Predicted 3D model of a 315-nucleotide RNA (Bacterial RNase P class A) from Lacinutrix sp. C3R15. Lineage of the source: Bacteria > Pseudomonadati > Flavobacteriia > Flavobacteriales > Lacinutrix. Rfam family: Bacterial RNase P class A. Rfam classes the family as a ribozyme.

RNA sequence: UAAGUAUUUCGCCUUAUCGCUGUUUUAGUAAUAAAAUGGAGGAAAGUCCGAACACCAUAGUGCAACAUAGUGGUUAAUGGCCACCAGUCGUGAGGCUAGGAAAAGUGCAACAGAAAGUAUGUACAGGUAAUGCUGUAGUGAAACCAGGUAAACUCUAUGUGGUGCAAUGUCAUGUAAACUAAUGCUUGAGCGUGCACGCGCGAUGUUAGAGGGUAGGCAGCUAAAGUGUAUUGGUAACAAUGCACGUAGAUAAAUGAUAAGGGCUUUUUCUUUAUAGAAAGAGUACAGAAUUCGGCUUAUAGAUAUACUUCAUCA
Numbered sequence: 001u002a003a004g005u006a007u008u009u010c011g012c013c014u015u016a017u018c019g020c021u022g023u024u025u026u027a028g029u030a031a032u033a034a035a036a037u038g039g040a041g042g043a044a045a046g047u048c049c050g051a052a053c054a055c056c057a058u059a060g061u062g063c064a065a066c067a068u069a070g071u072g073g074u075u076a077a078u079g080g081c082c083a084c085c086a087g088u089c090g091u092g093a094g095g096c097u098a099g100g101a102a103a104a105g106u107g108c109a110a111c112a113g114a115a116a117g118u119a120u121g122u123a124c125a126g127g128u129a130a131u132g133c134u135g136u137a138g139u140g141a142a143a144c145c146a147g148g149u150a151a152a153c154u155c156u157a158u159g160u161g162g163u164g165c166a167a168u169g170u171c172a173u174g175u176a177a178a179c180u181a182a183u184g185c186u187u188g189a190g191c192g193u194g195c196a197c198g199c200g201c202g203a204u205g206u207u208a209g210a211g212g213g214u215a216g217g218c219a220g221c222u223a224a225a226g227u228g229u230a231u232u233g234g235u236a237a238c239a240a241u242g243c244a245c246g247u248a249g250a251u252a253a254a255u256g257a258u259a260a261g262g263g264c265u266u267u268u269u270c271u272u273u274a275u276a277g278a279a280a281g282a283g284u285a286c287a288g289a290a291u292u293c294g295g296c297u298u299a300u301a302g303a304u305a306u307a308c309u310u311c312a313u314c315a
Stems, first nucleotide, its partner, number of pairs: 001312001002310006009303002012262007020039008041286001045297002048295005053164004060197004065160005070084005085099001086097004100155002105153002107149002122137005168219004179209005190201004226245008263284009
């Protein structure tokens, strides 16, 4: 230099004009107006895993279902993360793991081979009253009761209640506790409990039809297992302490649009001894909060820092 490995950071900027939205102040009876000040992400995404929070459920017995799987640690918790061991891939830095049990049972298996399992038992030799009864050879990872496979069923150990902020509470407005059909009323319809039994609840009931009304506000809602930084402890994940900051809250859903200039990347042409300069063109990603966190996974133009590797090239 080139090609790589692991981890990190950023991911357009400025100005003007016109808008959107939260909060505060002022004016106004009010609608609203003006001013000031906040206004997306590293993944806000997928909704995969774990929690917070809310409501429902939570006697028992039996049977299922799902998840996880080396050892130790970390955390509110986890199937996440860290360390180590083992296996495996790579020259290497490192990557990956589907890492309990095959002597409980069932199933499955390419090629080769006579034969892969209740044997249609090959060749040679030996033996018997008779029989693969015995030895050797050959095929194969494995050949007379053995081995492989659990990213096959299964078994073992451990664990798991359900629904999600459209939860839930509350205020306001309005309506038809009516009508039709079926069914039930303690000889129990229906609801809840994963399922069965059982248990609990259970009558102006339940299911279906057609129809009437509302479809607004507030709380939940953002100070949180919070963010940044420094020090200390720990191999590390992580923890403790100090200091600073405290950061969107919309509801059909705001965070934008237009113009100008600049930055970065790249292509072509020209100039130059040249690292360089000029002109023109193109590109500037993935994406869009919806109760909140911790992870994982996936998408991402382009840029960036640190540590490290060498089957290579040059000096």